Transfer RNA from Couchioplanes caeruleus subsp. caeruleus, 74 nucleotides, folded computationally.
It matches the Rfam family "tRNA". Rfam links the family to the GO term triplet codon-amino acid adaptor activity.
NCBI's taxonomy places the organism under Bacteria, Bacillati, Micromonosporales, Couchioplanes, Couchioplanes caeruleus.
[in-house]
RNA sequence: GCGGGUGUAGCUCAACGGUAUAGAGCACCGGUUUCCAACACCGAAGGUUGCAGGUUCGAAUCCUGCCGCCCGUG
Numbered sequence: 001g002c003g004g005g006u007g008u009a010g011c012u013c014a015a016c017g018g019u020a021u022a023g024a025g026c027a028c029c030g031g032u033u034u035c036c037a038a039c040a041c042c043g044a045a046g047g048u049u050g051c052a053g054g055u056u057c058g059a060a061u062c063c064u065g066c067c068g069c070c071c072g073u074g
Base pairs, nucleotide, nucleotide: 001073002072003071004070005069006068007067010026011025012024013023018057029043030042031041032040050066051065052064053063054062
């Protein structure tokens, strides 16, 4: 250089082009419990879905370019 895959919460991952808000587990924070902790239970917070465009009535999802990472290949 060429080909392929991938990028969503702090981490690991879901999410058919449309019900209504992008959800789950862990972590973090608050509470209950406990002599104190841990465990358990309850609750809250946390996301411009890598970036920029395009298609569409509607995009995390489809298309294009760029960027990062991974694999293959000359």